This is a predicted structure of a 473-nucleotide part of an RNA (small-subunit ribosomal RNA, 5' domain) from an uncultured prokaryote. The full RNA is in RNAcentral, with records from ENA. The prediction has a mean pLDDT of 88.
Context: one part of a larger RNA
């Protein structure tokens, strides 16, 4: 000098764009953040112009694996980059083929019953795109090549939406490898599923992934192991560059979801707002037993130098469901708060010497503040008030918002501070103080003439900011 997710002190007019718990991955009151489909299904209720329309819980389907948060863990194929083969992929696209015949249940509901509640239990009835059997098999899978195995679901407004098998694509994901990726040797040896083989199991798939047997290997001063620290990257800051530091916001990947463990469902999870077990904590209880998880958006307590509203809307973009109308969406788009940052604008312009008054200094002559003020002549950006009033949307639909913008009205009117003045370093005098009070980044000032302390006048610098502190280069 530059920079900052900054903080503190003094001060503070407006707008645009951005940013805003870096600390306790501390604990959380309350509300909302994931639903949707009656064109899969039965039942109940309400309204009815008897055509129908609507609501509710339940069965069923799809979606809750996305989106959103956080960085605790992780020094690792986690990430980055470049390769690879032994894989899966719902919805979507294309192509080929099919969609036949039957059956038994279980919710809801009714009755009875247990319990304080959460929640059940028994009996009976019932539908389906729920479940099960049979048939069939272009292609598919297995095969000892003879053969064997395996599917479907219907709905309605009659035009469509679906369903099943297979192939290819697209997308997404899993796996393997080369190279790169912090510090410490005051950590030198580490390793028994350990290293390899055979066989088997397991997986969508390779593989000690797991197991049985066999061999005795494997890693290491080119730093193994251990310890400490840390999410990684694109990037960001600085620098002429090389490099150094860093990883907020935005984007990609990873990991986590009170702590630890586990699987279920599913195309996909070992699942933030799903389930089970254990633990800590909080709450309810009739003491028998139950309920919960903000590192989602707001918000509260706490910690801290320090970080915002318990706001509006689905209008746009995007997502889920649905044929659609539409519903949901704290994603998102907006608004609110904060000079936290960057950028822009304003706080007036011209004229004005009796160089006014006042202040300060003085050699008492004067000098300076100073064209500065007053006065005179103008202007009206921004703000204020009144009116018109968008684009963003496509035929309709606008939260923002009567916002932006435009027009008009009045009046210089509503709008300047902060730090410094010994040298480095731009800027000097007087008074007070008297090694005191104090200053200080370094050198150093102060003990009676202090340009260095405090005040005043004057001056210098920056300016809605200025200075200090912290950190990086």
């Nucleotide at each position: 000098g530059a920079a900052c997710g900054a903080a503190c002190g003094c001060u503070g007019g407006c707008g645009g764009c951005a940013g805003g718990c870096u600390u306790a991955a501390c604990a959380c009151a309350u509300g909302c953040a994931a639903g949707u489909c009656g064109a899969a299904c039965g039942c109940u209720c309400u309204c009815u112009u008897c055509g129908g329309a609507g609501a509710g819980a339940g069965u069923g389907g799809c979606a809750g694996a996305c989106g959103g948060g956080u960085g605790a863990g992780u020094a690792a194929c986690a990430c980055g980059u470049g390769g690879g083969a032994a894989u899966c992929u719902a919805c979507c696209u294309a192509u080929c083929g099919g969609u036949a015949a039957g059956g038994a249940a279980c919710a809801a509901c009714a009755c009875a019953u247990a319990g304080a509640a959460a929640u059940g239990u028994g009996u009976g009835c019932u539908a389906a795109u729920g479940c099960c059997u049979u048939a069939u098999a272009c292609g598919u899978c297995c095969u000892c090549a003879g053969g064997g195995a395996g599917a479907a679901a219907g709905a309605u407004u009659u035009a469509u939406c679906g369903c099943c098998g297979a192939u290819a694509g697209a997308u997404g994901a899993g796996c393997c490898c080369g190279c790169g990726u912090u510090u410490g040797a005051u950590u030198a040896g580490c390793u028994a599923g350990u290293u390899g083989g055979u066989g088997a199991g397991g997986u969508a798939a390779u593989g000690g992934c797991u197991c049985a047997c066999c061999a005795a290997g494997g890693c290491g001063a080119c730093g193994a192991u251990c310890a400490a620290u840390a999410g990684c990257u694109g990037g960001u800051c600085u620098g002429a560059g090389a490099g150094g530091a860093u990883g907020a916001u935005c984007a990609g990947c990873c990991a986590c979801a009170c702590u630890g463990g586990g699987a279920c469902u599913g195309a996909g999870a070992c699942a933030c707002g799903g389930c089970c077990c254990a633990g800590a904590c909080u709450c309810c209880u009739a003491c028998g037993g139950g309920a919960g998880g903000c590192a989602g958006c707001a918000g509260u307590g706490g910690g801290g130098a320090a970080u915002a509203u318990u706001g509006g809307a689905c209008a746009a973009u995007g997502g889920g469901c649905g044929c659609a109308a539409g519903c949901c969406u704290g994603a998102u788009c907006c608004a609110g708060c904060c000079a936290u940052g960057c950028c822009g604008c304003g706080u007036g312009a011209g004229u004005g010497a009796u160089g006014a008054a006042g202040g300060c200094c003085c050699u008492a002559g004067g000098g300076u503040u100073g064209u500065a003020a007053a006065g005179c002549u103008c202007u009206u950006u921004c703000a204020a008030c009144g009116g018109u009033g968008a684009a963003g949307a496509u035929a309709a639909u606008g939260a923002c918002g009567g916002u932006a913008a435009c027009c008009g009205u009045a009046g210089a009117a509503g709008a300047a501070g902060c730090c410094c003045c010994g040298g480095c370093u731009a800027a000097c005098u007087u008074c007070g103080u008297g090694c005191c009070a104090g200053c200080a980044g370094c050198c150093g000032c102060g003990g009676u003439a202090a340009u260095a302390c405090g005040a005043a006048g004057g001056g210098g610098g920056c300016u809605a900011g200025c200075g200090u502190u912290g950190u990086u280069c």